This is a predicted structure of a 72-nucleotide RNA (transfer RNA) from Planiliza haematocheilus. Lineage of the source: Eukaryota > Euteleosteomorpha > Euacanthomorphacea > Percomorphaceae > Planiliza. The RNAcentral record of the sequence draws on ENA. It matches the Rfam family "tRNA".

RNA sequence: GUACUAGUAGCUCAGUGCCAGAGCACCGGUUUUGUAACCCGGAAGUCGAAGGUUAAACCCCUUCCUAUUACU
Numbered sequence: 001g002u003a004c005u006a007g008u009a010g011c012u013c014a015g016u017g018c019c020a021g022a023g024c025a026c027c028g029g030u031u032u033u034g035u036a037a038c039c040c041g042g043a044a045g046u047c048g049a050a051g052g053u054u055a056a057a058c059c060c061c062u063u064c065c066u067a068u069u070a071c072u
Stems, first nucleotide, its partner, number of pairs: 001071003005067003010024004026042004048064005
């Protein structure tokens, strides 16, 4: 330099153009002599960036950034 893959909550990941989700973690409550676990509730996202297509984009297209891998 070229090609592929990935980028979504603190972490691990779903999300086949029509309301952004799950588990763990965190906070509060319940329970317990106390802790943990169970149970209930809550908070936490400019969906890597910019632009385009569309009535509507995490999703499709282009460019860029970051990381991994392969080739040179």